Description
Predicted 3D model of an 88-nucleotide RNA (Glycine riboswitch aptamer) from an uncultured Chromatiaceae bacterium.
[in-house]
């Protein structure tokens, strides 16, 4: 210091699936049942490595959790600021 990586914050974007049935209720929130979704989180697996074990990723799979009108949340992406590491 033109960079690269990680973390934090802010802003913007951000999918999927019944606002189904019953109870409850001033409207709701809520509770139960069945049916669904995957992009919070969580769990599982390949190549590779190894004598063997271990290790070993995801936007793949599972659906515990979460979600299925709106709101909230939301992996991920972009921009900005800060911090750390690294390269020159």
């Nucleotide at each position: 210091u033109c960079g690269a990586u990680u973390c934090u914050u802010a802003u913007g974007g951000g999918a999927g699936a019944g606002u189904c049935c019953c109870c409850g209720c001033a409207c709701g929130a809520g509770g139960g049942g069945c049916g669904c979704c995957g992009a919070a989180g969580g769990c599982g697996c390949a190549a590779c490595c190894u004598g063997c074990c271990c290790g070993c990723a995801a936007a793949c799979g599972c659906u515990c959790a979460g979600g299925c009108a709106a709101a909230a949340g939301g992996a991920c992406c972009a921009u900005a600021a800060g911090a750390a590491u690294u390269a020159c």
Rfam family: Glycine riboswitch aptamer. Its family is annotated with glycine biosynthetic process in the Gene Ontology. Rfam describes the family as follows. This family represents the bacterial glycine riboswitch.